[in-house]
């Protein structure tokens, strides 16, 4: 160093890095009147390193399938691999359908679609300061604004709103 085993920690803008971009070191090449040395610029090779998602929102349970899974801020948050609470199917449970069963539809925010209005809600960024590193960059603290979707409230339109039974 690799493999196996055991234990611990660790996740959903989450984890990782073979591209790209950037930094350091070593070496090489061309050019600048010629040579030598050194330096600068440009380019290349090798080794090592840095960067590579800012929050909001999101899970009934089990299994399976597919897989580029919502919103905006910012702009390499480029690109790739893996994963993930989203989507589809089956079952269980649950809400609604005045009661029960089946059916339907959805998932605790619990009939679907569309539209209008309202309320409400960030962090990074930025600035200041501190720390680490030759450097690219990284970490910490303070100040500190500005979103949209979902959901919530109100209203409206369209569609669905079944079958059987019981009771009044």
């Nucleotide at each position: 160093a690799c493999c196996a085993u055991u234990g611990g920690a660790g996740a959903a803008g989450c984890g990782c890095c073979c591209g790209g971009c950037c930094c350091u070191c070593a070496c090489c090449g061309a050019g600048g009147a010629a040579a030598c040395u050194a330096u600068u610029c440009c380019g290349g090779u090798g080794a090592g390193g840095g960067u590579g998602a800012c929050g909001a929102g999101g899970a009934a349970g089990a299994g399976g399938g597919a897989g580029u899974a919502u919103c905006g801020a910012g702009u390499u948050u480029c690109g790739g691999c893996g994963g993930a609470u989203g989507c589809c199917c089956u079952c269980u449970c649950g809400g609604c359908u005045g009661c029960c069963a089946c059916g339907g539809u959805c998932g605790u925010g619990a009939c679907g679609a569309u539209g209008u209005g309202g309320a409400g809600c960030a962090a990074a960024a930025g600035c200041c300061g501190g720390g680490g590193g030759u450097g690219a960059c990284c970490c910490c603290g303070g100040c500190g604004a500005c979103a949209g979707a979902g959901g919530c409230c109100a209203c409206a339109u369209c569609g669905g709103a079944g079958u059987g039974g019981a009771u009044g």
This is a predicted structure of a 168-nucleotide RNA (glmS glucosamine-6-phosphate activated ribozyme aptamer) from an Actinomycetes bacterium. NCBI's taxonomy places the organism under Bacteria, Bacillati, Actinomycetota, Actinomycetes. Its mean pLDDT, the model's own confidence on a scale to 100, is 76. It matches the Rfam family "glmS glucosamine-6-phosphate activated ribozyme aptamer". Rfam describes the family as follows. This entry contains a glucosamine-6-phosphate activated ribozyme that is found in the mRNA for GlmS. GlmS is an enzyme that uses fructose-6-phosphate and glutamine to generate glucosamine-6-phosphate.